[in-house]
The RNA shown here (small-subunit ribosomal RNA) has 1513 nucleotides and comes from a metagenome. The sequence is in RNAcentral, with records from SILVA. The coordinates come from a structure-prediction model, not an experiment, and the mean pLDDT is 83. Its Rfam family is "Bacterial small subunit ribosomal RNA". Rfam links the family to the GO terms structural constituent of ribosome and ribosome.
RNA sequence: AGAGUUUGAUCCUGGCUCAGAACGAACGCUGGCGGCGCGUUUUAAGCAUGCAAGUCGAACGGUAUAUGGUGCUUGCACCAUAGAGAGUGGCGAACGGGUGAGUAAUACGUAGAUAAUCUACCUUUUGAUUCGGGAUAGCUUAUGGAAACAUAAGAUAAUACCGAAUAAGCCAAUUUUUCUGAAAUGGAUGAUUGGGAAAGAUGCUUUCGGGUGUUGUCAAUUGACGAGUCUGCGGUCCAUUAGCUUGUUGGUAGGGUAAAGGCCUACCAAGGCGACGAUGGAUAGCCGGCCUGAGAGGGUGAACGGUCACACUGGGACUGAGACACGGCCCAGACUCCUACGGGAGGCAGCAGCUAAGAAUCUUCCGCAAUGGGCGAAAGCCUGACGGAGCGACGCCGCGUGAAUGAUGAAGGCCGAAAGGUUGUAAAAUUCUUUUCUUAGUGAAGAAUAAUAUUACAGUGCAAACUGUUUUAGAUGACAGUAGCUGAGGAAUAAGCCCCGGCCAAUUACGUGCCAGCAGCCGCGGUAAUACGUAAGGGGCAAGCGUUGUUCGGAAUUAUUGGGCGUAAAGGGCGCGUAGGCGGUUUAUCAUGCUCGGUGUGAAAUAUCUCAGCUUAACUGAGGAAACGCAUUGAGAACUGUUAAACUCGAGUUCUAGAGAGGAAGCUGGAAUUCCUGGUGUAGGGGUGAAAUCUGUAGAUAUCAGGAAGAACACCAAUGGCGAAGGCAAGCUUCUAGCUGAGAACUGACGCUGAGGCGCGAAAGCGUGGGGAGCGAACAGGAUUAGAUACCCUGGUAGUCCACGCUGUAAACGAUGUGCACUGGGCGUAGGAGGGUUAAAUCUUCUGUGCCGUAGCUAACGCGUUAAGUGCACCGCCUGGGGAGUAUGCCCGCAAGGGUGAAACUCAAAGGAAUUGACGGGGGCCCGCACAAGCGGUGGAGCAUGUGGUUUAAUUCGAUGAUACGCGAGGAACCUUACCAGGGCUUGACAUAUACAUGAAGGUUUAAGAGAUUAAACCGCUCCUUUUUGGAGCGUGUAUACAGGUGCUGCAUGGCUGUCGUCAGCUCGUGUCGUGAGAUGUUGGGUUAAGUCCCGCAACGAGCGCAACCCUUGCUGUCUGUUGCUAUCAGGUCUUCGGAUGCUGAGGACUCAGACGGAACUGCCGGUGACAAACCGGAGGAAGGUGGGGAUGACGUCAAGUCAUCAUGGCCCUUAUGUCCUGGGCUACACACGUGCUACAAUGGUCAGUACAAAGCGUUGCGAAACGGCGACGUUCUAGCAAAUCGCAAAAAGCUGGCCUCAGUUCGGAUUGGAGUCUGAAACUCGACUCCAUGAAGUUGGAAUCGCUAGUAAUCGCGCAUCAGAAUGGCGCGGUGAAUAUGUUCCCGGGCCUUGUACACACCGCCCGUCACACCACCCGAGUUGGGUGUACCCGAAGUCACUAGUCUAACCUGCAAAGGAUGACGGUGCCGAAGGAAUGCCUAGUAAGGGGGGUGAAGUCGUAACAAGGUA
Repeated sequence: AGAGUUUGAUCCUGGCUCAGAACGAACGCUGGCGGCGCGUUUUAAGCAUGCAAGUCGAACGGUAUAUGGUGCUUGCACCAUAGAGAGUGGCGAACGGGUGAGUAAUACGUAGAUAAUCUACCUUUUGAUUCGGGAUAGCUUAUGGAAACAUAAGAUAAUACCGAAUAAGCCAAUUUUUCUGAAAUGGAUGAUUGGGAAAGAUGCUUUCGGGUGUUGUCAAUUGACGAGUCUGCGGUCCAUUAGCUUGUUGGUAGGGUAAAGGCCUACCAAGGCGACGAUGGAUAGCCGGCCUGAGAGGGUGAACGGUCACACUGGGACUGAGACACGGCCCAGACUCCUACGGGAGGCAGCAGCUAAGAAUCUUCCGCAAUGGGCGAAAGCCUGACGGAGCGACGCCGCGUGAAUGAUGAAGGCCGAAAGGUUGUAAAAUUCUUUUCUUAGUGAAGAAUAAUAUUACAGUGCAAACUGUUUUAGAUGACAGUAGCUGAGGAAUAAGCCCCGGCCAAUUACGUGCCAGCAGCCGCGGUAAUACGUAAGGGGCAAGCGUUGUUCGGAAUUAUUGGGCGUAAAGGGCGCGUAGGCGGUUUAUCAUGCUCGGUGUGAAAUAUCUCAGCUUAACUGAGGAAACGCAUUGAGAACUGUUAAACUCGAGUUCUAGAGAGGAAGCUGGAAUUCCUGGUGUAGGGGUGAAAUCUGUAGAUAUCAGGAAGAACACCAAUGGCGAAGGCAAGCUUCUAGCUGAGAACUGACGCUGAGGCGCGAAAGCGUGGGGAGCGAACAGGAUUAGAUACCCUGGUAGUCCACGCUGUAAACGAUGUGCACUGGGCGUAGGAGGGUUAAAUCUUCUGUGCCGUAGCUAACGCGUUAAGUGCACCGCCUGGGGAGUAUGCCCGCAAGGGUGAAACUCAAAGGAAUUGACGGGGGCCCGCACAAGCGGUGGAGCAUGUGGUUUAAUUCGAUGAUACGCGAGGAACCUUACCAGGGCUUGACAUAUACAUGAAGGUUUAAGAGAUUAAACCGCUCCUUUUUGGAGCGUGUAUACAGGUGCUGCAUGGCUGUCGUCAGCUCGUGUCGUGAGAUGUUGGGUUAAGUCCCGCAACGAGCGCAACCCUUGCUGUCUGUUGCUAUCAGGUCUUCGGAUGCUGAGGACUCAGACGGAACUGCCGGUGACAAACCGGAGGAAGGUGGGGAUGACGUCAAGUCAUCAUGGCCCUUAUGUCCUGGGCUACACACGUGCUACAAUGGUCAGUACAAAGCGUUGCGAAACGGCGACGUUCUAGCAAAUCGCAAAAAGCUGGCCUCAGUUCGGAUUGGAGUCUGAAACUCGACUCCAUGAAGUUGGAAUCGCUAGUAAUCGCGCAUCAGAAUGGCGCGGUGAAUAUGUUCCCGGGCCUUGUACACACCGCCCGUCACACCACCCGAGUUGGGUGUACCCGAAGUCACUAGUCUAACCUGCAAAGGAUGACGGUGCCGAAGGAAUGCCUAGUAAGGGGGGUGAAGUCGUAACAAGGUA
């Protein structure tokens, strides 16, 4: 510090996710040791048991009891000493410990105030401690009660209680003088009056009178500590909480408190708080700190420390220095326990522990040795504070689980075809060490000192003693025989967890087969999974490792640092303007902000730096720095601000000139439309893609004249004008607002923006009243359509118009808030001014309105002085998509509806701009038998053949739109053959190797069997030589490796092939442009069959394609000349004497064959074109513009086809899915389709005669001639020919002649019967051919559809491959030989450019809504059940306060006494008052019949709304 994820790819926006750190954690697997920490985060739920606050005999009376003694009645009394427990009294119990429920301020933090206060113990200073009195607990006796406890009588003590005295200080009142200070209710000072205290205990000593010390007590005082109260500032959310408040705000008087104060009461006034967020609701203890972060921030408030609050829930006071009191009291309530049923008791949020809850959190331990606290004079006692130990890997830190050597690179595992690789120096083995462990021993520090004794000094005192300080000695250890150390033993006791597709370090095999499963995101898994499971190997961390949860970070993803708003989310519809924010120039002033210092504080701990202590570290200690804050004090005055005075540039006012659909009202006008009346006139009109509804003979439409009505204003007219926006258009008048220019004068910052607020605000809509010509939602009808609640047509109501009122929204858009300033230009246009001119042109300038563009900005598109540039001021708004602008609440509205405006849930995207493709019922250009123009077919018939389907034991398999279907197959009777039935074989039908045995190989015969096969017999007996039990070769058998598979996967593959398409395209290098995908080149203007060529051009070149090179055909030359040829010469043979015949010699002329050449290149001429490329025409030429034909198929597309040609990975079978054999099947047959053949006839059929090819093939062959047969064919000696020699071989259409005469025929030949021929072991299933007989459908073929542009179509025959035989198919060959196209509107396909796109599996795309089903969360909901809270009431505990006439009353007073008074207690009354009750509201939660929409789901239903002009933008 970043990364993954939207796309075919790109850039951006934007969310989601990951890598880091942390934790009081939990869970899973695993677990050796030690140190230091931490350990109910959940129900402030309930608690058994024990302990957690006592102490003091030096405050007091004194007992049980024990010991000793005395007396004696021998079990009693007394005395002395010690003295538990209990009691009175004092101090403490308000600390310490726990918890975080409540609390948003009676809290906390920070800084202050207290001139408004208190403070026990401690401390400083001063003074005092006198004289008296009456009770009471304990105790004894008695009584009640189950108990808790209570009552009565009697006696008694105090440092308990009370009275009096005294009063320097003290308090109160009055008063004098004076001081400080911002302020006096303050302090000081003098006087007078009044008021208020006390307690003893103990040590020493004593002449018994006392003296003296310590301590306590009292009154004041000082400080410290602690506390109370008040003030400023600061730190949560919700405005879907906007108004709150009656003791409320203030005053006066009084009360109350330690203390100011409505704190309380009475009276008076009517205030107080709030958009700078009152009130209400929700949540929450606050802070130092802790976690994270670069920081700013964000989160958090466990442990430690400060503070607050609470102590079962609520209320209350008492005591006290301090409490409204965790282990006190009273009352009410809930709960638990005891009970004799009458009554009582209790409060773990102290330490342990229990129950429940929960994912989850410990021992009912030891000790007061240390530190600290309470009491005490002290010893000491108490202390679950604390110090320790225990449990828990909960965290942090440290250590270890061995080290060195060790290659045969062991075995085993895993991988690999093998070689080998890997685990791996890892192990074993050898040597060494002993941290740890076991065992034995030794053994710290934590302890300081107290009592007491002692030394010195000081104080008091006559002295001693005493007291304080001090010196020395001096007991005490829970942890624990612990830490540490030493000896011995022995590698001995000690490694796991997660991960290995990318992010993210680390890969292979097997299993599984969209299953099981994984997953943080993207996503893996459907038979070759680096993603599941296991193994091996590897990576990471390590006594831990992963997972889950939470927080911060990354996230600049709430942006102060540090974001945005034209199109991604986001500018308010527009203006006026309030609060607020911001604000021109100059001078002076003050010092609010600001700047620089001082001081105080900012606790400690933490963090940070340095140093130090535990072996190190964690941990701990010491010192420093820091603490950005607050307060106070001083200085400064530039900026901000305040105040004062001025200025004119901002802003405005007056005068003057100008333009304009600016607004409102009134008046007027013409054209058009419709309607009405009348005339002319006659059959249609209207409407549409085409029609119909409609209208018209009752006279329409058309036309003429007149009249009526309402609405809108052609031309002018314009990216022209005006207005804030909405918006504004005939003309004139009136009223009225704003704007602009020029120049004078004036005011003197008067300004900008603007939350709320107010106003304006298209269309549609609403209310009331008018109006209503045209248009026209709804509605009706007609069409269209599968449907058509639409688009189209005919009608037509609201409405549109006017007046008044409401509504308040729009893609209210420039999708761009307002204002100011600055920053190159050019070209228009509207309104002015100035210069210039005769008029112009033109120049300068201001204000608007447009276009293009520099810099700059932007993700890009684009913006660009009218900014989306650069800045300032202010306002509004945004924070992933959906849910949703929905629900709910509130506000507005007559309603419709509007404003404000969520959440649950769900997805990993949604989106912007641009790119390349593809597509479009987008556009342009161009091509093609694509259409058109023609010729001939298919589709109808019969047959052949292939396919589907069906059937079957099997009808083997594959091919299936174009691009399967006379296709693989160029030829299924057996074989082929892969299928079926049956019968056999198992190292096999076939290959290789090894070992052993055996035999040459091979052949013949016989028997069984359907055959395979089996059995038997016989014949045969290789080569080499170390002559041997040898070797080699071949065969058979046995055994083992293995063979074999037309079994699966063409979606694992190679190779080959089809198709687009013989279409003209497809790319690259360098350069340039662009952030980039990409673009350019390859586009453009021409041209071509062509990305063919030319020109231009940020491109320049190149490659694969095109073309050419190759073959063939067409003309020709040269050479060669057999088996080809024969003009000339000669000969032979035959002869009808005309001649025929290459038969021979001979020849090379010709034909032909073959080899090598020539020829054609837009070369020449004319025209067009741009002076090009090229095109058009012509000449010559055998051939003319690639001459014809062929071969040749770019990058790629279709997961196209083929595992059954072949090859091949993986999987599967192995006495079978292999292999052999016999028979059957592939040939089936209601049917459908493709491809063909033959026809339907006269351009024909038939008979007879007769002519002319090319290209092929032939020895398992072609087979002449002759003979036989009607024929297929056969026969034999067979002739000839391994072929330019011989044969197949007859070419056919054609031509000549005859017959047929339009018929189901002399057309057509299917089908069937009979008889044959040939091939072949074998023609039954199932061959071809021949003859005779039979003679079906069919009379030119519906919708639709195919081929063909010249030697082509059509037509005619010939040959070949396969092949024993078996073509109407396939592949070739020649013969005869047309018609039409001088065009590109349309159909199909293709190419290029451009445009739109929500498509990219690419339109066979994408995608919307209802309905049906399932699940999920939510809203409404008659109600119902809880919780909280308000208001007005009822009842009213405890208790304070007030009053009190009842009862009782030791101390004091009066009094001789009796008695009275005072006081106090109880009782009573009143105010307040918790819980409770009942009434009525509000808020919130749960639940609910039913209703509603939403989301998500597999391949459901209906349509096709959107994306292309999406077929009605």